Predicted 3D model of a 352-nucleotide RNA (Bacterial RNase P class A) from Candidatus Obscuribacter sp. Model confidence (mean pLDDT): 75 of 100. Its Rfam family is "Bacterial RNase P class A". From the family's description: Ribonuclease P (RNase P) is a ubiquitous endoribonuclease, found in archaea, bacteria and eukarya as well as chloroplasts and mitochondria.
Formats: sequence, structure tokens, C1' cells
RNA sequence: GAAGUAACGCGGAUCGUCGCGUCUCUCCGAAAGGAGGGGUGAGGAAAGUCCGGGCACCACAGGGCUGGUUGCUGGGUAACGCCCAGUGCGCGUGAGCGUGAGGAUAGUGCCACAGAAAUGAAAACCGCCAGGCUUGCCUGGUAAGGGUGCAACGGUGCGGUAAGAGCGUCACCAGCAAGGUCGAGAGGCCUUGGCUAGGUAAACCCCGCUAAAGGUGCAAGGCUAAGGUAUAGCUCGAGAGAACGGUGGCCCGCCGCCUUGAGCUGCCGAUGCUGCUAGAGGGUUCGGGAAACCGGACUCCCAGAGAGAUGACGAUCGUAAUACAGAACCCGGCUUACGCGUUGCUUCACCC
Repeated sequence: GAAGUAACGCGGAUCGUCGCGUCUCUCCGAAAGGAGGGGUGAGGAAAGUCCGGGCACCACAGGGCUGGUUGCUGGGUAACGCCCAGUGCGCGUGAGCGUGAGGAUAGUGCCACAGAAAUGAAAACCGCCAGGCUUGCCUGGUAAGGGUGCAACGGUGCGGUAAGAGCGUCACCAGCAAGGUCGAGAGGCCUUGGCUAGGUAAACCCCGCUAAAGGUGCAAGGCUAAGGUAUAGCUCGAGAGAACGGUGGCCCGCCGCCUUGAGCUGCCGAUGCUGCUAGAGGGUUCGGGAAACCGGACUCCCAGAGAGAUGACGAUCGUAAUACAGAACCCGGCUUACGCGUUGCUUCACCC
């Protein structure tokens, strides 16, 4: 200097003038409202709606079946399919990155075409060897060589054989099994063994996790005005219980609906009010922990609109003020889009 890789920061600040939303204070006003002061006001992704929750309702009447999610180990978290740290496997020269990571000996499938052959452990196209003879055919042996294929009954070398083959108390390696050892664990290492058919579960399935199997979602839900309803609404008890409705899917059950007795006065209803912003909250610091994260102390209040505000101009500072892009119940993640800058590490080239 170039290329790469991993992480981080900012994405405007201050002052002034004018203009908006909201909260609060003072004054004026019967009220509606008006004037003035102060605080505050769109993101790192607010986005996608992919996950997980808080909260609300179904509702506490369950039971069985079915279905979904997730899938190595340990830790974190309110929880997760998320985060941290590891293990195995794969990619990369490397820094690093990815992970579709339980079970194929519970069972059922599939491996097209090509090829002799892709399992009920079969099969021989070319080739090699032996024998026969009708000289290019037959019989037998073989699976080392070649061919086909993603994949062909472990791989390479040596010996051996008629030619070969784990045929071999040969060597090295892969797989499997047993034993030992290290590690919380996933797993790692060592020794021995007999030679050893496969692959696929992001195929069905089996096993484990998850939970109401949860479902619906702020357009959830709650409270009321005008008005409607008392032949209404609700509670308790008894009877009947076919159909219908509800209970997130199906079945059983249960409840309602039906009849009846007693008691209470409610019930429905909005572009109105609430839910609606003090939180699994932010900042500083200390302690614990490899880390994710957890705990303590001190401190702060930082949008709540309701057809939808958060703006414009000027000056100064600043590397830049631009790119991607606008809150709508709230929060933790993941994914995607993007401007400027900083740092660590890796590789290559050149110079000293």
C1' cells in the first nucleotide's frame, strides 16, 4: 500500500425568530375558551409482521384423539425458533463463517435414467485365468483392472494366487464394537478386535421439548350520553334434555335454549370517555461472571396524536448532516435497507 474479516460510534448540537401537539403553572372569563411562563415532542432500524411475551377476553369442566412447534451440550432470559460459551461436521491459505446436528437394529417407503447389478446379500458388460475344441465359440473360476452412476460388499501399499479376493496373527487409514482414561456434558485420546454393504427422516414415522395443543387481538377490552327494553336482564333451586347454539379442530361430557318455584333491578347502546404511557424503563458507578447476563448504590421522567402534531429560516460548531426512511397498546429478538467514520485481527506485495 492492496485485499479480506470481526466489532463499535454517530446519523446532528447550541443560540435566536416565527409556527404546531401535549403536560403543568399564573391571569382573564358564567362556560366554551383566551393571554403569558416553563417542561417535553418520530428510529437504528420506527420497516417486515417472522418469533416470543406483558395485558385483555373466551373460562375455569373436563377427558380422549388429532394437530403445531422445536431437536448436539452447558449457561442466560419473563419467554423464544433469541443471545453467550463450547462440541461435532462442512467451507476458507488465514483471521473467521455456516450448521439442514436425536433415532435407519420399531416399522413403512424411495434411490429415476444409466449400469451386469442400487437387497429377500443379489449380479457379471468389457476384461483376467484354467480347460475343451468346431479358431471363435462353450464350460468353470474371478470381482483386483476398465466402463455406468451421487453412490457399487471398506481404502492404499506389500505378499500371495492359475488369475484374483482381507486370502494374510503384514503396515497405515476409515467405519463399527469392547475396555481404559480426560471432560459437568456434547465429546476427545489410547489399547484391542474381527474384516465391515449403503444412502435418505428439509420422506412418512418413532422419541424428546413446549403449552389451555391454546385461540382471538387495542378495530382486544371496560365505562357511560341521547335513546331502546320490564313479554327485558340477572341469581339460586327443581324437571326434561330430541333438534339448535356455545365450549380454538373432532368425539364424549358440560353449559345455554324448554318447563317450573323463589328473589333482585337491571340490560343494550358512540367517530364520547378510558385502555394510552412510570416501564421485564433510561443514565452513572461498584461488585460477581470467560461471556451472555445478574445484583447493589445514586439519579432521571424522555411523544401519546385521534384524519392524525414533532416544522421553517438564520448564525456558530462539526469529518458529515446526507442515505435508508415516519411513533399509533407496550416490550425482548430475528431479518431486510442505508450515509459517514473508528478500532482489532488475517493474507499478499514492496521498502528499510